[in-house]
């Protein structure tokens, strides 16, 4: 970063898909480790169990328990003493050493060497890394690596040295010498043990009592429980997030500091006794403690109230200092201790520490209020509000404050979106994205809300309170039925919803928190383990080597390829994996006990702080980690492989079966479905599916658009708003800088650390606000203030107009009435006919009324905002232009909303009403004709008032201002110049038209009137279709307008332009195409082919022209592919291997034969003697074999269009681009023939020409041809000689070329006319068929892919059959007759062709077909062979016949195994339609129709067919208007399968999804009224009551109760809103080969569309108006 997908093909719009990331994820197939994270996203559903907040005995009485003390009993048993042994420490005196010297900290030198950080210089070509920049591609600092400064430079830090040598190392100044301290020896004494004897007395258990101490502990109390933990329902809000306020505030613990702590009291729980209940609980009495409670007292301070002073502030005020007077507090509890009190030898009422405790002042922390800004959607929610908005006062609060209450006012919010409705926790951050956005709010942090649901308080410093409590209310549990108890959205669990989310696990060792002095309890916070590939990172499934390219799959052109060095085999390695063994950091700043030292202290006590030392503590866990051994051993799927998108074949399947993200694949050769081989991607995961960005510039601020593709409002006026002319000055809001503060912490970048690495976790560091205070600057925008004119108004002078209302008037036509002339029509049409006229019409003359529109002038002229305006004349009135240059002095320009105005049609009322003419009635057309034509004809059309508000209300172009080449018309003013004037002719501003340049734009265009270039302000679009539709709202009498949707559903709709093709478009040409003509088909028999129909089979194919006398140049058998019946199975036929050796003929015989059987014959050829060929025969493989399908798989080969002249390419130019030019165009031609022009220049294929034939000559040859002359010769006859003259024959040549002449034309091409010439303009004719079309025709000439049969779809043989016959069609043939028929003669004249299994002559024999029988001929020789038609006479005389010949029948003949189905021919005999053919229709233009006959191919036979040949031999052709075919240009197009296209609307039938719908039915919020729990404030007297107070009477206060306001749930009413549902019913939208029509696209057969009214089965028709698309 793109790609695909609208088409034939292009450009352009546009939409839909795809390629990427990402996730609290699910589902599917597969799954080895290991670390880090993560886990109900749905039911804020209900919940069983167990944990989750408890602690203090140093606050308190007790109870328990256990030591201890002491007294008594009992009982055991011990100890002290005196004596003696004996052990072991102590120690006097003495000796050593307290010196030399060591020697810090700290500091200064010096630089010693180490690390680390920082700065240089050169270079930085290459190479590497590589920050940041950038979408991606890229750029690319800077660094290494090099070199220099020869100790680089600076700083740190740690070290070594030097210095100083102080302090200190004991004291007496030093020393003796003493003390003193350390050590070593150590008599004597002395302690202690320990043993034994005596005496004494003691302990120790158990029991009792008292006192004391420890430990547990229910209660009383104190802290806590408001935090930690969970969720995310509500909340659209000061809830959040960010900057600020608070002089309007609170703040337990926690620090500081100041002053305190006197002296009484009366209670109540534990308990104790007694009651009530099942039970949860609870009552009475009675005792008592405290740091629980309550007076008194002091009162630094504190509060209040009230002076004075002093300082300040943004207002209100604040703060301090000094006074009065009120009022206000306290608690001790541990430990030690004896200085001081008191008692007196050890204690507290003392003192001392230290925890507590009161009152203040600070402070930290944490809360609260209030404020600026920001904070989804929807106007189809447009108006909301009574405590609402203010003020006085009051009360309440920790606080300001309608928080609440009286009472005044009558405010406030709101288009800048208030209210309402609908969605949501909110940020830090997360995903994507170059970025700007867009989604998004899982964990983690921060803030809020909630805790079954709804109210409500109390307790505290903090709650209106998750594991409190009252109350209602669902709902689940005990229950003795009285009555009670619960709240997992805390940890796990459960059950249930879901697609879908873990264990009822270990620990308090760490780290945090209650609580305590503290040890320590408590901690489901937390730390950690388990499940889950769910995510992200990491690692392994081994590595080298190994071609016989190996076996086996695949697949082949059968050669090979591939899978593949892959394997297997060799050498190795040891990540992980097992076993086995060693073994962690987390933990010591924490705790205990020992010291050291210091502060309190009266202290050698206590305590606290500050330091050394020991010691103990791990849930994770014997876990990470290391070692060591075994062994390649355990350990690879999963998707795709048409295109987009990397990767191909093979079978299977046959529009089934399936695939599919779009486009699309499958209908018998499927890279697309399915399997398999391969091969690609990714990898312990791959896919698929959901959602989010992205791509999408597909909502565009960055970064679109609006003539024709979706979009400019019909038009104008103007409110808000938005923008907005020139000087000068002041302010700073906006703007720009610069500080300061904050934008938490994580995260993201970035550098670096730590876990082997990474994920990951850890430091540092950067970066973020539309942020907030403070300075500054002052161009530009904003204000403000002055001031100017040029924008825009105005004055005045002036012309020009269908501008607009009203009133009058004109004349010309239609029509109607009245009269006259006048007579049979007249209208109307493609033709026609309803109509109207003999009752006098049309016509024509005069006279009248009446209504409407205003001819010429008239013009891309003119006036209006637009709709729109047109006869003249007056009134009234708008408005633009021009000239000037008075005046104001930015007064501008746009403009949502609002107001106006607004063609035609078409409502309402009243009028009028001549033409016209929606409906409507008749008449035509027509298959029909609710239409087009015609005759009539209401509504309208017109007037006057009211409405309506829409058009293709179009330039399909919204208004303003500037600017940017020109040229040429038309209207209006004006100047200038000329002139006598008028023209002309230069120029300026207004309009209003056309051509063009740059520009632009897909393109077509558009171009000063912009669709260029900018800028300002409005409207307007975001795929088609549903749909301008439903619902709702407005608007209207109504039609109906306006606003304006989803649901479904398609992958396109669509714009401009190309190139065919096709037009009941257009212009040119040609052509037996028409026309002029001759002759047929179409009727009749027959023959043939084809349909159909039969049938055992009637074999198959061909089907407009271009199937049908076609394949088939010839079905009796055979052909024969059909049928029936009998046979054969390696076969009739072909190749290969082995074997055997004959085959092969003849003849009988049975059989319909094929076939069998028997007999008789006989033993191949060749030869190197080996064998080899050719043959046949029987077995058995391979395989033969199919005229079995497909001609919509093929090849060849054919038909057509068409013997039309067209079809292309190469370079070049133009186009974004298909394409286009050449090829067009002006001539001309039979030609895209030529010739001219021409951005075109060549050049192919086709045309022509070359080729064969024909016509005319000339030459050469001269037999089998031919015979002028010459001889012979015959009945004749080239028959001989001979001859080369002619004809001919077949070689070779000339010849025609518009070559010559006139004329035309362009001086050309080249037409005409003409002349010579056998032949004249291609001379006849033939062969010859361009690019391509029709899926033309042929698998049955032939070939060939795949399929299909294989004892039969194959072979043989027989006999049928292709010949059937009611019909229908086509192509012939013969006729209907006198241009003929028949009959006789006589004489001619062709051409071309055939001949050996052949033509076959003369002769003879038959009425004849034929027969016999054979001279000649392999053919210019001999034969078919006779030419007919003609001519001449003769007859027939117009009729079913002397026309016509079918059909029958009877006798023959030929061919041939064989004429029965089923051949041909002859003879006698019969003598059918048929008497010139409807509609329709075919050929042919000169040697040609017509007409006559030959001949020849297939063939044994069989021709009315077919392909040649030749006689005789015409008629017409004005001309291109039609009909048909083509070619060329140009024009439309919605066609491209190309018009036998496209395509539209009702009907019908299935589906789908919405709308209405009598109604039902649900939810949610509001209001209105009832009703009132529990509670707080209030209020109350007839209850009760310990502290205080009291002259004891009582008060004060407090409790209980009862009343009031408020009030949740609940109830009940009417109303709105929303979903659900609904008999029916209306459009809509999709299928499909239905119906009926043909409404559009071409002039679409009536030009189309828009608005609108009416009408019709439907498209759709008409009236009126309008627009070109």
């Nucleotide at each position: 970063a793109g790609a695909g997908u609208u088409u034939g093909a292009u450009c352009c719009u546009g939409g839909c898909u795809c390629a990427g990331g990402a996730c609290g994820a699910a589902c599917g197939c597969u799954g080895g480790c290991g670390g880090c994270g993560u886990g109900c996203u749905u039911a804020a559903c209900a919940c069983a169990u167990g944990c989750a907040a408890g602690u203090c005995g140093a606050a308190c009485g007790g109870a328990c328990c256990g030591g201890a003390g002491u007294c008594u009993g009992a009982c055991a048993c011990c100890g002290a003493g005196c004596a003696u042994u004996u052990u072991u420490g102590c120690c006097a005196a003495g000796g050593u050493a307290g010196u030399c010297u060591a020697g810090a900290c700290a500091g200064c030198g010096c630089a010693u060497a180490u690390g680390c950080u920082u700065c240089g210089g050169a270079g930085g070509a290459a190479u590497g890394u590589g920050a940041a920049c950038a979408a991606a591609a890229g750029u690319g600092a800077a660094c290494a690596a090099u070199c220099c400064g020869g100790a680089g430079a600076a700083g740190c830090a740690u070290u070594a040295c030097g210095c100083c040598c102080u302090a200190u190392a004991g004291u007496g100044c030093u020393a003796a010498c003493a003390c003193c301290u350390a050590c070593u020896c150590g008599a004597a004494g002395u302690a202690a043990g320990a043993g034994u004897u005596c005496u004494c007395g003691g302990u120790g258990u158990u029991a009792g009592g008292c006192u004391u101490c420890g430990g547990u502990u229910a209660g009383u109390g104190g802290c806590g429980a408001a935090c930690g933990g969970g969720u995310g329902a509500g909340u659209a809000a000061c809830g959040c997030g960010u900057a600020g306020a608070c002089a309007a505030c609170c703040u337990g613990c926690c620090u500081u500091c100041u002053a305190g702590a006197u002296g009484g009291g009366g209670a109540c729980a534990a308990c104790g006794u007694u009651g009530c209940g099942a039970a949860a609980g609870u009552g009475a009495c009675g005792c008592u403690a405290a740091u629980a409670c309550c007076g008194a007292a002091u009162g630094u301070c504190c509060u209040a109230u009230u002076g004075u002073u002093u300082c300040u502030g943004c207002a209100u005020g604040g703060a301090a200092a000094u006074g009065a007077u009120a009022g206000c507090a306290a608690a001790g509890g541990u430990g030690g201790c004896c200085u001081c009190u008191a008692u007196u030898u050890a204690u507290a009422a003392g003192c001392u520490a230290c925890c507590g405790c009161u009152a203040g002042a600070a402070g930290a922390u944490g809360g609260g209020u209030c404020u600026g800004c920001g904070u989804c959607u929807g106007a189809u929610u447009a108006g909301c509000u009574a405590g609402u908005u203010g003020g006085u006062g009051a009360g309440g609060u920790a606080a300001a404050g309608g928080c609440u209450c009286a009472c005044c006012a009558a405010g406030g919010c709101g288009a800048c979106g208030a209210u309402c409705a609908g969605u949501a926790g909110c940020c830090g951050g997360u995903c994507u994205g170059a970025g700007a956005g867009g989604a998004u709010g899982a964990a983690c942090g921060g803030c809020c809300a909630c805790a079954c649901u709804g109210g409500g308080a109390c307790u505290g410093a903090g709650a209106c309170a998750c594991g409190g409590c009252c109350c209602a209310g669902a709902c689940u549990c005990c229950u003795a039925c009285g009555g009670g108890a619960g709240g997992c959205a805390g940890c796990a669990g459960u059950g249930g919803g879901g697609a879908a989310u873990c264990u009822u696990c270990c620990g308090c060792a760490a780290u945090g928190g209650a609580c305590g002095a503290a040890a320590g309890u408590c901690u489901g916070a937390c730390g950690g383990a388990g499940c889950a590939a769910c995510g992200c990172c990491g690692c392994g499934u081994g590595a080298g080597u190994g071609a016989a390219g190996a076996a086996g799959g695949u697949u082949u052109u059968c050669g090979g390829a591939u899978c593949g060095u892959a394997a297997a085999g060799c050498u190795c390695u040891g990540u992980u994996u097992u076993u086995a063994g060693g073994g962690a950091c987390g933990a010591a700043u924490g705790g205990u006990c020992u010291u050291u030292a210091u502060g309190c202290g009266a202290a050698c006590a206590g305590u606290g702080u500050a330091g050394a030392g020991a010691c103990a503590u791990g849930a994770c866990g014997g876990u990470a980690c290391c070692u060591a051994a075994a062994g390649a051993g355990g350990a690879a799927g999963c998707c795709a492989c048409g295109g987009c998108u990397a990767a191909c074949u093979a079978c299977g399947u046959g529009c089934c079966a399936g695939c599919a993200g779009c486009c699309g694949c499958g209908g018998u050769a499927a890279u697309a479905c399915g399997u398999a081989g391969g091969u690609g991607g990714c990898a312990a995961g791959c896919g698929u599916u959901g959602u989010c960005c992205g791509g999408a510039a597909u909502u565009a601020u960055u970064g679109g658009g609006c003539g024709u593709a979706a979009a400019g409002g019909g038009c104008g006026u103007g409110u808000a708003g938005g923008c907005g002319g020139g000087a000068u000055a002041g302010c700073a809001a906006g703007u720009c800088u610069g500080u300061u503060g904050u934008a938490a912490a994580a995260g993201u970048g970035c550098g670096g650390a730590g876990c082997u690495c990474a994920a990951c976790u850890c430091c540092g560091u950067a970066a973020g606000g539309u942020c907030a205070a403070u300075g500054g600057a002052a161009a530009c925008u904003g204000u403000u203030a002055u001031u100017c004119u040029u924008g825009a108004g105005u004055g005045c002078a002036g012309g020009a107009g269908a501008g607009g209302a009203a009133a009058g008037u004109g004349g010309a036509a239609u029509u109607c009435c009245c009269a006259g002339u006048g007579u049979a029509g007249c209208g109307g049409u493609g033709a026609a006919a309803u109509g109207c006229g003999u009752a006098g019409a049309u016509a024509u003359u005069g006279g009248g009324a009446g209504g409407a529109a205003c001819a010429c002038c008239a013009g891309u002229g003119g006036c209006g905002a637009a709709g729109g305006c047109g006869a003249c004349u007056u009134u009234c009135u708008g408005g633009a232009c021009u000239g000037u240059g008075u005046c104001u002095g930015a007064c501008g320009c746009u403009g949502a909303g609002g107001c106006g105005c607004g063609a035609a049609a078409g409502c309402c009322a009243g009028g009028g009403u001549a033409g016209c003419g929606a409906a409507c009635g008749g008449g035509a057309u027509u298959a029909g004709a609710u239409a087009c034509c015609c005759c009539g004809g209401u509504a309208g059309u017109c007037c006057u008032g009211g409405c309506c508000g829409u058009a293709a209300a179009c330039g399909a172009u919204g208004g303003g201002u500037a600017c940017u080449a020109g040229g040429u018309g038309u209207a209006g003013a004006g100047g200038g110049u000329a002139u006598c004037g008028a023209c002309c002719c230069c120029u300026u501003c207004u309009g209003u038209g056309c051509c063009g340049g740059a520009g632009u734009u897909a393109a077509c265009g558009c171009a000063a009137u912009a669709a260029g270039u900018a800028c300002c302000c409005c409207g307007c679009c975001u795929g088609g279709g549903g749909a301008g539709u439903a619902c709702g709202g407005c608007c209207g009498c109504a039609a109906g307008g306006u606003u304006g949707a989803a649901a479904c559903u398609c992958a396109a709709a669509g714009g401009a332009a190309u190139u065919g093709a096709c037009g009941g478009g257009g212009g040119c040409c040609c052509g037996c195409a028409c026309a002029a003509g001759c002759g047929g088909u179409g009727g009749a028999g027959u023959a043939u082919g084809u349909g159909g129909u039969u049938u055992a089979a009637u074999u198959c194919g061909a089907c407009g022209c271009a199937a049908c006398g076609c394949g088939a140049a010839g079905a009796a058998c055979c052909u024969u592919a059909c049928c029936a019946g009998g046979a054969c199975u390696u076969g009739a036929c072909a190749u290969u291997g082995a074997g055997u050796g004959a085959a092969a003929g003849a003849u009988u015989u049975a059989g319909a034969g094929a076939u069998a059987a028997a007999u008789c014959c006989c033993u191949g050829u060749c030869u190197u003697c080996g064998g080899a060929c050719a043959c046949a025969c029987g077995a058995a493989a391979a395989c033969a074999g199919g005229u079995g399908g497909u001609g919509c798989a093929u090849g060849g080969c054919u038909g057509u269009c068409g013997u039309c002249a067209g079809c292309u390419c190469g370079u070049g130019u133009c186009g974004u681009g298909a394409g286009a030019u050449g090829u067009u165009g002006g001539g001309u031609u039979a030609a895209g023939u030529c010739c001219c022009g021409c951005a075109a220049c060549g050049a192919g294929c086709g045309c022509a020409a070359c080729c064969c034939u024909u016509a005319u000559c000339c030459u050469u040859u001269g037999u089998u041809g031919c015979c002028a002359g010459c001889a012979c010769g015959u009945a004749a006859a080239g028959g001989u000689g001979g001859g080369a003259a002619c004809u001919c024959a077949a070689g070779g040549g000339a010849g025609a070329c518009u070559g010559c002449c006139g004329u035309c034309g362009a001086c050309a091409a080249g037409a005409c006319g003409g002349a010579g010439g056998a032949a004249g303009g291609c001379g006849g004719g033939g062969a010859u068929g361009a690019c391509g079309u029709c899926a033309a025709g042929u698998c049955a000439u032939c070939a060939u892919g795949c399929c299909c049969c294989u004892u039969a779809u194959g072979u043989c043989c027989u006999g049928g059959g292709c010949u059937a016959c009611a019909c229908a069609c086509g192509u012939a043939c013969u006729a209907c007759a006198a241009u003929g028929g028949g009959c006789u003669u006589a004489a001619a004249u062709a051409g071309a062709g055939g001949g050996a299994a052949g033509c076959a002559a003369g002769a003879c024999c038959g009425c004849g077909a034929g027969g016999u029988g054979g001279a000649g001929c392999a053919a210019a020789u001999c034969c078919c062979a006779a030419a007919a038609a003609c001519a001449a006479g003769c007859u027939c005389u117009c009729a079913g016949u002397u026309c016509g010949g079918a059909u029958c029948g009877c006798a023959g003949g030929c061919u041939g195994c064989a004429a029965c189905u089923c051949g041909c021919c002859u003879g006698c005999g019969u003598g059918a339609a048929g008497u010139a053919g409807g509609a329709a229709u075919c050929g042919c233009u000169a040697g040609u129709a017509a007409u006559c006959g030959c001949a020849g191919a297939u063939c044994a036979g069989c021709a009315u067919g077919c392909u040649g040949c030749g006689g005789u031999g015409a008629a017409u052709a004005c001309g291109u208007u039609c009909c048909c075919g083509g070619g060329c240009c140009u024009u439309g197009u919605a066609c491209a399968c190309a018009c036998c296209g496209c395509c539209c609307g009702u009907c019908a039938c299935a589906c789908c999804a919405c709308g209405g719908g009598a109604g039902u039915u649900g939810g949610a919020a509001a209001c209105a009224c009832c009703c009132g729990a529990a509670g707080c404030c209030g209020g109350u007297g007839a209850g009760g009551u310990a502290a205080c107070c009291g002259u004891a009477a009582g008060g004060a206060g407090c409790c209980a109760g009862c009343c009031g306001u408020c009030g949740a749930a609940g109830g009940u009413g009417g109303g709105g809103c929303c979903g659900a549902u609904g008999a029916c019913u209306g459009g809509g939208g999709u299928g499909a080969a239905g119906u009926c029509g043909u409404a559009a696209c071409a002039a679409g057969g009536u030009a189309g569309c828009c608005g609108u009214a009416u009408c019709g089965g439907a498209a759709g028709g008409u009236g009126c108006g309008g627009c070109u698309g």
Molecule: small-subunit ribosomal RNA
Organism: metagenome